About this RNA: Predicted 3D model of a 72-nucleotide RNA (transfer RNA) from a Thermosynechococcaceae cyanobacterium. Its Rfam family is "tRNA". The family's RNA type in Rfam is transfer RNA. Gene Ontology term of the family: triplet codon-amino acid adaptor activity. The coordinates come from a structure-prediction model, not an experiment, and the mean pLDDT is 82. The source organism's lineage runs through Bacteria, Cyanobacteriota, Cyanophyceae, Acaryochloridales and Thermosynechococcaceae. The sequence is in RNAcentral, with records from ENA and MGnify.
[in-house]
RNA sequence: UGCCCCAUAGCUUAAUGGCGGAGCAGGCGGCUGUUAACCGCACGGCUGUAGGUUCGAGUCCUACUGGGGCAG
Numbered sequence: 001u002g003c004c005c006c007a008u009a010g011c012u013u014a015a016u017g018g019c020g021g022a023g024c025a026g027g028c029g030g031c032u033g034u035u036a037a038c039c040g041c042a043c044g045g046c047u048g049u050a051g052g053u054u055c056g057a058g059u060c061c062u063a064c065u066g067g068g069g070c071a072g
Base pairs, nucleotide, nucleotide: 001071002070003069004068005067006066007065010024011023012022013021018055027041028040029039030038048064049063050062051061052060
């Protein structure tokens, strides 16, 4: 320098262009001699940034940023 892949909750990750979910962690409660385990509830996301396409974008397109890989 070129090419490819990835970026969604604190972490691991789902979501056919049409309602952004789950598990773990953390919070509250139940259970009990107590802790752990188990059960229940609630919270937690402007989806890396900026534009574009579209009635509608996490999803498609462009540039950029960051990470990983390959080639030189």